[in-house]
Context: one part of a larger RNA
RNA sequence: CUCUGGUGAAGGAACUCUGCAAAUUGGCCCCGUAACUUCGGGAUAAGGGGCGCCUCCUCCUUCGGGAGAGGCCGCAGUGAAAAGGUUCUAGCGACUGUUUACUAAAAACACAGGACUCUGCGAACUCGUAAGAGGAUGUAUAGAGUCUGACGCCUGCCCGGUGCCGGUAAGUUAAGGAAGAGGGUUAGCGAAAGCGAAGCUCGCAACCGAAGCUCCGGUAAACGGCGGCCGUAACUAUGACGGUCCUAAGGUAGCGAAGUUCCUUGUCGGGUAAGUUCCGACCUGCAUGAAUGGCGUAACGACUGGAACACUGUCUCCACCAGAGACUCG
Numbered sequence: 001c002u003c004u005g006g007u008g009a010a011g012g013a014a015c016u017c018u019g020c021a022a023a024u025u026g027g028c029c030c031c032g033u034a035a036c037u038u039c040g041g042g043a044u045a046a047g048g049g050g051c052g053c054c055u056c057c058u059c060c061u062u063c064g065g066g067a068g069a070g071g072c073c074g075c076a077g078u079g080a081a082a083a084g085g086u087u088c089u090a091g092c093g094a095c096u097g098u099u100u101a102c103u104a105a106a107a108a109c110a111c112a113g114g115a116c117u118c119u120g121c122g123a124a125c126u127c128g129u130a131a132g133a134g135g136a137u138g139u140a141u142a143g144a145g146u147c148u149g150a151c152g153c154c155u156g157c158c159c160g161g162u163g164c165c166g167g168u169a170a171g172u173u174a175a176g177g178a179a180g181a182g183g184g185u186u187a188g189c190g191a192a193a194g195c196g197a198a199g200c201u202c203g204c205a206a207c208c209g210a211a212g213c214u215c216c217g218g219u220a221a222a223c224g225g226c227g228g229c230c231g232u233a234a235c236u237a238u239g240a241c242g243g244u245c246c247u248a249a250g251g252u253a254g255c256g257a258a259g260u261u262c263c264u265u266g267u268c269g270g271g272u273a274a275g276u277u278c279c280g281a282c283c284u285g286c287a288u289g290a291a292u293g294g295c296g297u298a299a300c301g302a303c304u305g306g307a308a309c310a311c312u313g314u315c316u317c318c319a320c321c322a323g324a325g326a327c328u329c330g
Base pairs, nucleotide, nucleotide: 001325002324003323004322005321006320007319008318010316011315014314019311027051028050029049030048031047036041038150052072053071054070055069058067059066060065073077085309086308087307088306089305090304091303092301093300097109098108113148114147115146116145117144118143119142125134126133127132151296152295153294154293156226157225158224161223162222163219164218165217166216167215170214171213172212176208177207180204182202183201184200185199188195189194227245228244229243230242231241254288255285266282267281268280269279270278
């Protein structure tokens, strides 16, 4: 000097990213216990008091003991060990669960509940080339897929684009069929040039030809989207109101400097002597917003901020003790 333990004057978080670590608390009995609440909880809330031994004068007894009264000893009686620190306030996720075997346990995943879509049974869907199997020895109160995620209050507008569903007069349209025209070949004709039937063959081709697409509707708890400029009230300011352009429709209820706010340490209030964090408001939302769910919410959380009490070597500021290393010898 390092590690593992222990003790510490005065102070008590001044340490630090952060009370990390350590300390405090701790068992049983009695008293007592707030907001809030889904009336179950919250709750061991918080906060107090007691605890050993002896006697039996009293009472109870499930005969183990318990209660009560009086007395005794020590610094100390759950005499050692084992055994919650607590409270307030926000965020997120309802909860118990699950997860990155070996850096992440969470606000991520799951979840009960909600919704949409598909599926009438040889079901849809999945595996397999198939036979076949699962689904299911089930049958729409069933099964499959997708999204959301207890509960409470709710879930606005847009179908123009993309997707899906339905329709189908017309347009377009493949293979295939096919009238017809043309080329090659050559029996034949011809003195030659050439013409050239049938057959075979080559490439064209009017016309007929389904779904699909175009087209016409529907559908957003389908993918998604949800404006700008100008003017205006008898102080000023603001703009209920008006004008205009564009759009499929122009963001409703809520919430809001948010885990979303750039400017920004916004402004005001609270807490502190002092607060870029925190809490409550405001709304100017760079770039919130409703099952990609919105806003609340008791309980719960080895989750994440902020505050306080208690407590402490975290610190001011280090000291000492015990053990194990380091060091010397071997």